[in-house]
This is a predicted structure of a 135-nucleotide RNA (FMN riboswitch aptamer (RFN element)) from Flavonifractor sp. An135. It matches the Rfam family "FMN riboswitch aptamer (RFN element)". About the family: The RFN element is a highly conserved domain that is found frequently in the 5'-untranslated regions of prokaryotic mRNAs that encode for flavin mononucleotide (FMN) biosynthesis and transport proteins. Rfam links the family to the GO term FMN binding. The organism belongs to Flavonifractor, within Bacteria. Of the family's consensus pairs, 100% are formed in the model. The RNAcentral record of the sequence draws on Rfam.
RNA sequence: AGAUGUCUUCAGGGCAGGGUGAGAAUCCCGAUCGGCGGUAAAGUCCGCGAGCGCUCCGCGCAGACCCGGUGUGAUUCCGGGACCGACAGUGACGUACCGAAUAACGGUGCGAAGUCUGGAUGGAAGAAGAUGUGU
Numbered sequence: 001a002g003a004u005g006u007c008u009u010c011a012g013g014g015c016a017g018g019g020u021g022a023g024a025a026u027c028c029c030g031a032u033c034g035g036c037g038g039u040a041a042a043g044u045c046c047g048c049g050a051g052c053g054c055u056c057c058g059c060g061c062a063g064a065c066c067c068g069g070u071g072u073g074a075u076u077c078c079g080g081g082a083c084c085g086a087c088a089g090u091g092a093c094g095u096a097c098c099g100a101a102u103a104a105c106g107g108u109g110c111g112a113a114g115u116c117u118g119g120a121u122g123g124a125a126g127a128a129g130a131u132g133u134g135u
Stems, first nucleotide, its partner, number of pairs: 001135001003133008017029003031115002033085002035048004043083002051061004065081005087118003093111007
């Protein structure tokens, strides 16, 4: 130095301020966040993890980017303008039906949160270190 075991530790961030309202971090304006490995430095390329499902030591499902510039090389840097975000819970919003004197208002069903609550003081892609064995 690399090969192969064992052990230890680490390993996810974010609605400020305002509007409406009985009540909102869920509606409206606006704000803000970005796991791991690869590669010219990546939330949007390739793959992995978490999540969901299954005939289960694996397989499948599962979101999003363009233009210009520099350069050997960049959907990764710079400039500009966009977009995305699991499952369950909760909701004033939307929608259908019903009640109601048109209605106001109320009831029921369905849909509606990246940031709240929960599974999770969990697990994990991986990262760092210690140590044993033999070459």
Its mean pLDDT, the model's own confidence on a scale to 100, is 86.